[in-house]
Context: one part of a larger RNA
RNA sequence: CAACGAACGUUUGACGGCGUGGAUAAGUCAUGCAAGUCGGACGCUGAUUGCCGGGUAGCAAUAUUCGGCGGUCGGAGUGGCGUAAGGGUGCGUAACACGUGGGUAAUCCGCCCUGAAGUUGGGGAUAACUCGCUGAAAGGCGAGCUAAUACCGAAUGUGGAUCUCGGGUGGCAUCGCUUGAGAUCUAAAGUUGGGGACCGUAAGGCCUGACGCUUCAGGAUGAGCCCGCGGCCUAUCAGCUUGUUGGUGGGGUAACGGCUCACCAAGGCUAAGACGGGUAGCUGGUCUGAGAGGACGACCAGCCACACUGGAACUGAGACACGGUCCAGACACCUACGGGUGGCAGCAGUCGAGAAUUUUUCACAAUGGGCGAAAGCCUGAUGGAGCGACGCCGCGUGGGGGAUGAAUGGCUUCGGCCCGUAAACCCCUGUCAUUUGCGAACAAACCUUGCCCGCUAACACCGGUCGAGCUGAUUGUAGCGAAAGAGGAAGGGACGGCUAACUCUGUGCCAGCAGCCGCGGUAAUACAGAGGUCCCAAGCGUUGUUC
Numbered sequence: 001c002a003a004c005g006a007a008c009g010u011u012u013g014a015c016g017g018c019g020u021g022g023a024u025a026a027g028u029c030a031u032g033c034a035a036g037u038c039g040g041a042c043g044c045u046g047a048u049u050g051c052c053g054g055g056u057a058g059c060a061a062u063a064u065u066c067g068g069c070g071g072u073c074g075g076a077g078u079g080g081c082g083u084a085a086g087g088g089u090g091c092g093u094a095a096c097a098c099g100u101g102g103g104u105a106a107u108c109c110g111c112c113c114u115g116a117a118g119u120u121g122g123g124g125a126u127a128a129c130u131c132g133c134u135g136a137a138a139g140g141c142g143a144g145c146u147a148a149u150a151c152c153g154a155a156u157g158u159g160g161a162u163c164u165c166g167g168g169u170g171g172c173a174u175c176g177c178u179u180g181a182g183a184u185c186u187a188a189a190g191u192u193g194g195g196g197a198c199c200g201u202a203a204g205g206c207c208u209g210a211c212g213c214u215u216c217a218g219g220a221u222g223a224g225c226c227c228g229c230g231g232c233c234u235a236u237c238a239g240c241u242u243g244u245u246g247g248u249g250g251g252g253u254a255a256c257g258g259c260u261c262a263c264c265a266a267g268g269c270u271a272a273g274a275c276g277g278g279u280a281g282c283u284g285g286u287c288u289g290a291g292a293g294g295a296c297g298a299c300c301a302g303c304c305a306c307a308c309u310g311g312a313a314c315u316g317a318g319a320c321a322c323g324g325u326c327c328a329g330a331c332a333c334c335u336a337c338g339g340g341u342g343g344c345a346g347c348a349g350u351c352g353a354g355a356a357u358u359u360u361u362c363a364c365a366a367u368g369g370g371c372g373a374a375a376g377c378c379u380g381a382u383g384g385a386g387c388g389a390c391g392c393c394g395c396g397u398g399g400g401g402g403a404u405g406a407a408u409g410g411c412u413u414c415g416g417c418c419c420g421u422a423a424a425c426c427c428c429u430g431u432c433a434u435u436u437g438c439g440a441a442c443a444a445a446c447c448u449u450g451c452c453c454g455c456u457a458a459c460a461c462c463g464g465u466c467g468a469g470c471u472g473a474u475u476g477u478a479g480c481g482a483a484a485g486a487g488g489a490a491g492g493g494a495c496g497g498c499u500a501a502c503u504c505u506g507u508g509c510c511a512g513c514a515g516c517c518g519c520g521g522u523a524a525u526a527c528a529g530a531g532g533u534c535c536c537a538a539g540c541g542u543u544g545u546u547c
Base pairs, nucleotide, nucleotide: 002546003545004544006543007542008541009540011539015394016393017392018391019390020388021387027351029349031348032347033346036081037080038079041078042077044075045074046073047072048071049070050069051068052067053066054065055064056063057062088306089305090304098230099229100228101227102226103225104224107223108222112219113218114217115216116215117214118213119212120154122152123151129144130143131142132141133140134139159186160185161184162183163182164181165180166179167178168177169176170175190211191210192209193208194207195206198205199204232278233277234276239269240268241267244266245265246264247263248262249261250260251259281303282302283301284300285296286295287294288293308329309328310327311326312325331342332341333340334339359385361384362383363382367381368379369378370377371376398428399427400426401425409418410417411416432488434483435482436481437480438479447469448468449467450466452464453463454462491536492535493534494533495532496517497516498515502531503530504529505528506527512519513518
């Protein structure tokens, strides 16, 4: 000089764009929100509304009541999918954690896409609900009723799994690959749109479309596991190790393996640094540097680890699970003292510690995610706005003319010189800010509807192409036009040398300055003030850290 997630200054501060903002206490947390959704899987229930049938009142319209069926909005529950993603943090970890390059020994892969085959026929419960008991509460217990795409048998077996046998083939061999036969085992669930003939009193059967369900194969994606190499300090750590190293066998796993167990052998690692100690998430990258290197790993992206602390499993395709369960612990809260409840390293926000880090904001309009056939619902992901000169960039604070070189101020050799075209004054301009008018893009899909095509017995339904319609939060942003008036907008540091920039006054080794050298003891360009000058400029300096 450059850089920064910076902080500070008896510092200053017009506007905009883009970024960025808890680095310390992985300390404690009030409050709100951050994961739901599906009625086209299911029964029940509240409100409302429509239709049909019966009764009552009435001449009737109608009113009312009972029963049945349907629609809309809501409630808790069963069931499905999701909650393992997204979001946060960097405690731990020196490790196959990461990076890179290989390998699957022997793998798994819900949803998604493609293909093949199927989707038959039964059963018993249970929540909700009702009743009873109990508890302060959280809740718990018992009895009774009921449904399903919940649960359980049975059938079938395109297939698949295991075993046996045979053929072919590779290999020295253990064995592997392929093909055929046999035995045993092994699936499923319905919902909904539409409809001509036929059957049926009707519901419906039946036909057909869509969404599902089951088995298998393939694909895509993502994961698990193994290996080579690479990247910190320390020898004032020199020996370490008993499931330790290997084998056989059993178990276990989706899967190899001391992963685990029994037995057997006595191995294995180490000066190319084992073992121990310290520190640390790793990387793409960032900063600096001519480079080689050195330092770092905020934001963004990939991987890993963690979720009050420690441990454990359950469910599931996937977790040993941030807003799940159980146990123990610390802490906090409620209590009728018997017992219960909680977990912001999600977004805001509080306290605390600290030099230090923001709003208890708006919207799901866009992008993406979950559920759903869809409409849609949810989404502190995300998109916006707010705050902070924290950083980078842009722009302004005016332009031209103007000498009797006004006045004040400063210096002076008292002649004058400087501030200085600077001001005043004259003529303009209108960026930004202000007022006012117009006013985008980000949005095209889903959906509804019309033609055509496909499906089909069918002009229904459903699917597809094309056309039309509908739909945007930020109290109107960007942008454009108009109006007025130089009006509303400049400071900070330095001036002895390094280092650009000098004089006067005050002070008198005092007060003070200082990055280093050093200034100050009566003429201080070094202290303090003033005038002037220099350098930067909405910033300027100081401190810290890195090169």